Predicted 3D model of an 89-nucleotide RNA (c-di-GMP-I riboswitch aptamer) from Paraliobacillus sp. PM-2. The RNAcentral record of the sequence draws on ENA, Rfam and Ribocentre.
């Protein structure tokens, strides 16, 4: 310095849920709140998984069903990249 990771210290984060609020939705942001987490710190860059609102495409025909679709979303799904606290074995 890398790796590793304690029934060590010190400090963070915050699932579910409940309330405001953004959003078509998926989900998100604040406040409670702790189910976990040694990167549950950033980044959608691969895969994965969520949604489908515009348009597209089929039916219908008073403005609509249904299909496929990410340019949405998710890092607390796994990978990669990048930075970072402590120090027993």
């Nucleotide at each position: 310095u890398a790796c590793c990771g304690a029934u060590a210290a010190u400090a963070g984060c915050a699932a579910a849920c409940u309330u405001a609020u953004c959003g078509a939705a998926a989900g998100g942001u604040a406040a409670g709140g702790a189910c976990g987490c040694a990167a549950a710190g950033c980044u959608a860059u691969g895969g994965g998984u969520c949604u489908a609102a515009a348009g597209c495409a089929a039916c219908a025909a008073c403005u609509g069903u249904u299909g496929a679709u990410a340019c949405g979303a998710u890092u607390g799904c796994c990978a990669a990249g990048c930075u970072a606290c402590c120090g027993a074995a």

The same sequence occurs in records of 2 taxa.